[in-house]
Context: one part of a larger RNA
RNA sequence: CCUAGUUUAGGGAAUUCGACAGAUUAGCCCUGUGUCUUCGGUAUAAGGGGUCCCUGCGAUUGUGUUCGUAUGAAUGCGAUUACAGGGUGCAAUGACUAAGGGGAUCCGACUGUUUAACAAAAACCUAACGAACUGCAAGCCAGAAAUGGUGUGUAUAGUUCGUGACGUCUGCCCAGUGCCAGUACUUCAAACUCUGUUUCAACGGAGCUAAGAGCUGGUAAACGGCGGGAAUAACUAUAAUUCUCUUAAGGUAGCGAAAUGCCUUGUCGUUUAAUUGACGACCUGCAUGAAUGGCGUAACGAGAUCCCCAUUGUCCCAAACUAGAUCCUCCCGAACAUUCCUUUCUGGUGCAAAGGCCAGAGACUUCCAGUGGGAAGCGAAGACCCCAUGGAACUUUACUGUAGCUUAUUGUUGUGGUGUGAGCUUCAUUGUGCAGUGUAGGUGGUAGUUGUUAGGUCUUGGUCGCAAGGUCAAGAAUAGACUUCAAUGAGACACCACCCUUUGAAACUUACAUCGCUCACUUCCUUAGGGAAAGACAGCAGUAGGUAGACAGUUUGGCUGGGGCGGCACCCAGCUGAAAAGAUAUCAGUUGGGCCCAAAGGUAAGCUCACCAGGUUCAGAAAUCCUGGGUAGAGUGCAAGAGCAAAAGCUUGCCUGACUGUGUUUUGAAAAGCAAGAAACGCAGCAUCGAAAGAUUGGUCUAGCGAAACCUUGUGUCCCAAUUGAUGGGGGCCAGGUAUGACAGAAAAGCUAUCCUGGGGAUAACUGAGUCGUCGCGCCUAAGAGCUCAAAUCGACGGCGCGGUUUGCUACUUCGUUGUCGGCUCAUCGCAUCCUGGGCGUGCAGAAGCGCCCAAGGGUACGGGUGUUCACCGGUUAAAGCGGUUCGUGAGCUGGGUUAAGAACGUUGCGAGACAGUUUGUAUGAUAUCUAUUGGAAGUGUUUAAGUCUGAGAGGAAGGACCAUUUAGUACGAGAGGAACGGUGGUUCGGUGCCUCUGGUGUAUCUGUUAUCUGAUAAGGUACGCAGAGCAGCUACGCACCACAUCAUAAGUGCUGAAAGCAUCUAAGCACGAAGGAUACCUCGAAAAGAGACUGAGAACAGUUGCAAAAGACAACUUUGAUAGGGAUGGAGUGUAAGUAUCAAGCUUCGGCGAGAUAUUCAGCUCGCAUCUACUAAUAGUUCGAAAUAUUUG
Repeated sequence: CCUAGUUUAGGGAAUUCGACAGAUUAGCCCUGUGUCUUCGGUAUAAGGGGUCCCUGCGAUUGUGUUCGUAUGAAUGCGAUUACAGGGUGCAAUGACUAAGGGGAUCCGACUGUUUAACAAAAACCUAACGAACUGCAAGCCAGAAAUGGUGUGUAUAGUUCGUGACGUCUGCCCAGUGCCAGUACUUCAAACUCUGUUUCAACGGAGCUAAGAGCUGGUAAACGGCGGGAAUAACUAUAAUUCUCUUAAGGUAGCGAAAUGCCUUGUCGUUUAAUUGACGACCUGCAUGAAUGGCGUAACGAGAUCCCCAUUGUCCCAAACUAGAUCCUCCCGAACAUUCCUUUCUGGUGCAAAGGCCAGAGACUUCCAGUGGGAAGCGAAGACCCCAUGGAACUUUACUGUAGCUUAUUGUUGUGGUGUGAGCUUCAUUGUGCAGUGUAGGUGGUAGUUGUUAGGUCUUGGUCGCAAGGUCAAGAAUAGACUUCAAUGAGACACCACCCUUUGAAACUUACAUCGCUCACUUCCUUAGGGAAAGACAGCAGUAGGUAGACAGUUUGGCUGGGGCGGCACCCAGCUGAAAAGAUAUCAGUUGGGCCCAAAGGUAAGCUCACCAGGUUCAGAAAUCCUGGGUAGAGUGCAAGAGCAAAAGCUUGCCUGACUGUGUUUUGAAAAGCAAGAAACGCAGCAUCGAAAGAUUGGUCUAGCGAAACCUUGUGUCCCAAUUGAUGGGGGCCAGGUAUGACAGAAAAGCUAUCCUGGGGAUAACUGAGUCGUCGCGCCUAAGAGCUCAAAUCGACGGCGCGGUUUGCUACUUCGUUGUCGGCUCAUCGCAUCCUGGGCGUGCAGAAGCGCCCAAGGGUACGGGUGUUCACCGGUUAAAGCGGUUCGUGAGCUGGGUUAAGAACGUUGCGAGACAGUUUGUAUGAUAUCUAUUGGAAGUGUUUAAGUCUGAGAGGAAGGACCAUUUAGUACGAGAGGAACGGUGGUUCGGUGCCUCUGGUGUAUCUGUUAUCUGAUAAGGUACGCAGAGCAGCUACGCACCACAUCAUAAGUGCUGAAAGCAUCUAAGCACGAAGGAUACCUCGAAAAGAGACUGAGAACAGUUGCAAAAGACAACUUUGAUAGGGAUGGAGUGUAAGUAUCAAGCUUCGGCGAGAUAUUCAGCUCGCAUCUACUAAUAGUUCGAAAUAUUUG
């Protein structure tokens, strides 16, 4: 020092993020109690008083005894309690035990629950409110199913969701997304029906059609949402009001710089000396707002925030003490760490932060105890960041699927009625061009058919209808009627057959709808025989459609002055960059392409453009025409560059070579390889133009583009298999078309702060390094300001630098880890100086200032709010400097901020989530190896042990500043005001030492007292029990001390004095001049290797010790002795011991009891102090130690 404690004078939160920690309070009795209130509470509110001992007298009561009239009296042993008197101490819940209190705000109503091991909360729950589903074989949940739970419950029930007591309320929006309902119509699968492909199959087409979707409504206590611009009132301002755009609707009540407000420390008020705080208001609400509930709210809260009282070592400003640990001796005995060497410091260098390299300086060797500056120390293959065609959790309108749900259909699956369709059969029925008597369905056969209830007519009714009529049924009267023939025409319902069309009826088949039945299947009951219900539904199984983050598997590009956002520098072209071969990068600069053209192509011929000048009707500067000049100043489809004049431009004629096949080369792609694409040059064929030579394989050249697979096209072409053959169909080759622009071409969204792995200093966020735009500070010039006057002071526009404190840029160091802001502590350096010191100038009278020069010795403070650095504020001060030091300092502290996991608000996102937005909460490791440093020792060297010195050198600030007074109301000044040199006395900060005083402590000590134990007294033990006092020691808050002077200088001031006959402080010479430098002063200092001087024999162990002390050391003593212990005396502390005697409120059976008081007694007890005293112990001893000289021996 640390850990756990005790106590502190004066102040009393000044500490700090924050009263954290600690202190205060505390039990019981009596009294008393505001505000608010849901009337319960708040409440032990707050505040005040009492509490012990002795004596006496009562009251209530338990129990025993006696009396014997008794709900009693007396008495014994208890329990509780009232009152009175007496008494002691600093203090009576005397120890232990045992709330600090109050006033406000936010949030949550409350009790409760939660992240076992960093979050206890405002989060969760809750009663209460609301919504949705659900009639029981329910709904919801689990399961593959059987089955089970809710529940042996039944809508006053169960499940799910939201809000969250209570009070008061809960506005508008149904456009979007959900959910619910409906749906004439549209769309729509399988099955089914029809149909195509010669048949079958597969396949295609059409029809029918459920759910779903479209469509129509409803629904917000469903998910959610709830505007903008103008103008306007008689000061101004504002806008009740008006206009306009627009929406699904445009935010109502309430609240509001808020757990929500960026700007922002909003503005005002209160609180404070001072407030980024708090509270109360305002409203300009970035971005409040109504069950994602709004606003209030008593009570409650280990929740967050502010204030006040009390209290305190939190602090000013520290100190003392106790116990343990540490330390010392002995015994036992780990872990971490450990490339090597290691004695460093400063500067430099170097991958840009070196103990090891270079230079200089320093530096004998070893040990011990500390401190924690460095080893970019140890611990952990960085958690931030980036990367990986890494992983995982989660989300969704990512992609692809799967349960589940739902709909249709088939099977299980039977039977009947009705209705509506469809099909088939039968019977009826219908059929009007013109002409024709007539309403002629078609074709064929045939010359007859039919009849007395017929035909025709009339009446009635049905039906069809082209409105002419046809047809059927019934009735009346009646006997022939029709056809052939004639006309018309394709054809005569005279008759028969087969058909077509329309309509109807019946039977059968079938579909749908609906109503029944019972026998499958199902449920319930059961007397186990059956009964009841339901019923071909449901259930189950198959197929098909819809829906489907409930679940699963995956994807979610690249470049990039980090990544993201942005952009495309991702394919292609021109020019510059590009440094005269070629090649050549950047998120370098500049400009383009992803076409267009049947002529804007081919060929042949002809012509010459832009512009200028002159001339010419309207006609002008520019219209058309003529003449002349005219190397391209035009044009050439489109960028730029290159190219082009009897043309590559313009015009005209004729054409399609913008053709087919094939090859080579160039480019794409420098020097390896490489695809598509592009181009050039050929050959063959076939063409066009031209008289011909010839030209033509699109556009004058350089951009205008796309693999495989799938699909598709073709009067192209070949092959294969099945088949007797043919056809059709299938497959291949060739040539086209549809595109991948991330353009040599996956099919593809997010989020992670719950995260993980592998890597990266290939790449960001600190520091460092480089740079210095920015920043800071200077200098030059001098327009101007300064009444005049550039330069007392200020200084524009410009120019030139320095610094490396800002912010950038770069990405060089570090990602197998250099701990990140601020504060505290401790510093150290620079000077561009804030004060103090010395000067110069002044628009300097003095005083006070302003500017500049020298100067770094010393100093540079305390508070308020804020995490703050900073900035602001308060009162002081001589002044309250600016910076560097890994933005000095976390193996020193703190942990308020930033920056994890919980939670909330606002905003944003469909969501998971996110936010240099806000808020609350939230782990700070370690035994020091080396070095460094502060101290303490040992050894060697210095050719002699030991002692005494010298002082090279080192350290220091040992002092700094202020105030008052005097000088002096003087100098100066009109006055107002108002100095200085010098002297004196203080204050404050700092330093060193000390304890006489004042205080603190004082677990030596003394006293009081509580609880308990030793039977009682006396005397003690335990809780340092508490409390009061306190010697020595140690201490500060106490006391003492902390010069002058000399030398050399800085800026500056001078003397003499030339260069330069003058002038000049300078060149030679001489003199002054500062808190600064060197002496002086204090401390260390022969290891000062140049290792000094003087004296010249002792030293250590062992023993008793302390003015010393961690261990060593140091100091004193050792019988010739006061070194320690003991004893005596003094002094000091406490405060008057025990015993005895007397007194004492009262009581008394008169024997006595009795807290306490007085005297004996300044007593008793104690002492780390002083003096004296050998009674005890320091007795006895051991070891080491040198030259010279002398003697002796060898």

The part of an RNA shown here (large-subunit ribosomal RNA, half B) has 1194 nucleotides and comes from an archaeon.
Model confidence (mean pLDDT): 82 of 100.